Predicted 3D model of a 373-nucleotide RNA (Bacterial RNase P class A) from an Alphaproteobacteria bacterium.

[in-house]
RNA sequence: CCAGAAGAACGGAUGGCCGCUCUUAACUUGUUUAAGGGAGGAAAGUCCGGGCUUCACGCAGAUACGGUGCCGGCUAACGGCCGGGCAGGGCGACCUGACGGAUUAGUGCAACAGAAAACAAACCGCCGAUGGCUGUCGCAAGGCAGAUCAGGCAAGGGCGAAACGGUGGGGUAAGAGCCCACCACGGGACUGGUAACAGGACUGGUACGGCAAACCCCACCGGAAGCAAGACCAAAUAGGGGCCGCGCAUAGGGCUGUCUGCGCCUUGUGGCCCGGGUUGGUUGCUUGAGGUGUUUGGUAACAAACAUCCCAGAGGAAUGGUCAUCACGUGGGUUACCACGUACAGAACCCGGCUUACAGGACUUCUGGCCUU
Numbered sequence: 001c002c003a004g005a006a007g008a009a010c011g012g013a014u015g016g017c018c019g020c021u022c023u024u025a026a027c028u029u030g031u032u033u034a035a036g037g038g039a040g041g042a043a044a045g046u047c048c049g050g051g052c053u054u055c056a057c058g059c060a061g062a063u064a065c066g067g068u069g070c071c072g073g074c075u076a077a078c079g080g081c082c083g084g085g086c087a088g089g090g091c092g093a094c095c096u097g098a099c100g101g102a103u104u105a106g107u108g109c110a111a112c113a114g115a116a117a118a119c120a121a122a123c124c125g126c127c128g129a130u131g132g133c134u135g136u137c138g139c140a141a142g143g144c145a146g147a148u149c150a151g152g153c154a155a156g157g158g159c160g161a162a163a164c165g166g167u168g169g170g171g172u173a174a175g176a177g178c179c180c181a182c183c184a185c186g187g188g189a190c191u192g193g194u195a196a197c198a199g200g201a202c203u204g205g206u207a208c209g210g211c212a213a214a215c216c217c218c219a220c221c222g223g224a225a226g227c228a229a230g231a232c233c234a235a236a237u238a239g240g241g242g243c244c245g246c247g248c249a250u251a252g253g254g255c256u257g258u259c260u261g262c263g264c265c266u267u268g269u270g271g272c273c274c275g276g277g278u279u280g281g282u283u284g285c286u287u288g289a290g291g292u293g294u295u296u297g298g299u300a301a302c303a304a305a306c307a308u309c310c311c312a313g314a315g316g317a318a319u320g321g322u323c324a325u326c327a328c329g330u331g332g333g334u335u336a337c338c339a340c341g342u343a344c345a346g347a348a349c350c351c352g353g354c355u356u357a358c359a360g361g362a363c364u365u366c367u368g369g370c371c372u373u
Base pairs, nucleotide, nucleotide: 001369002368003367004366005365006364007363010360012326013325014324015323016322017321018320020038021037022036023035024034025033026032027030040344044355045354047353048352049351050350051349052226053225054224055223058262059261060260061259062258063257065222066221067220068219069218070084071083072082073081074080085099086097087096088095089094100217101216106215107214108211109210123157124156125153126152127151130150131149132148133146134145135144136143137142165183166182167181168180169179170178184206185204186203187202190199191198192197230283231282232281233280240274241273242272243271244270245269246268251267252266253265254264255263290309291308292307293306294305295304296303297302327342328341329340330339331338332337
């Protein structure tokens, strides 16, 4: 200098004038005066988890549905975060993982091609020792040669995403874990580690592979609804009408997403449809699992202690407009300076995450390459 990887941030600032809104104080109680505050890193998505509110929740057994899925830790909790293990990608820094189970509980799928797609199989091919055929030598036994019938093979080639271990040697008629060495795979005393796992003496010729982001099995977790939740005030109306089911106590209904048993409560009850009133006000509503700083512990996520700060609360919806200066970027100009531009995008009960969007530049650490010293 070039090309990358990871991380945490900025993405406007200051002042004047005017406008809007909240809090506090004062008074002459007025949209008065003064002081202070006023939209994000994602406010987006509504994908997770909670706080909070209301309702429900007797016991036992079974079952449905949904979610998560290596180990350890953090957290209020999570499908989140941190660290570690294993697998895969990358020269590397690093990144990704939907990471329990595949004869071992079963079922299912793999088009086409190919002989054959799971305890399968012979298209091209190799052999033809042995038995047979032909020729020849020989008195005979038998020898030699030829082609390939029976038969043998899955080592070579082909097909395919994937073909029932790989390389080398021996052996064989030709071959094959048939045998051997090494690797791979299975078992594995023992060792290290909290664990997932890693190593591993020794041992077995050892293969019915892949897919569960296929159904499924296993383990763990899960009550429902949501601030349009709820509370209060004011006002108004129709305690209305119809249909269906079960039933009147040996019964019905309720107590659980569903079923069963027991127990308890209740005396009518369950469901559907039509119609009427209310749509006003106050509150919930911002002091929090809160922010910041320091110290201690921890690899870290994070935790604790101390100190300090208050940092939107609208209510059909405020958080703005304008002028000037500065900052950053682009273009022009010798300079002075001039012009233009500044992304994604707006709180609505609150918080912790995840995911997505983002002009522009800058910071820190690390990796690879080139050059120079």
The coordinates come from a structure-prediction model, not an experiment, and the mean pLDDT is 76. It matches the Rfam family "Bacterial RNase P class A". Rfam classes the family as a ribozyme.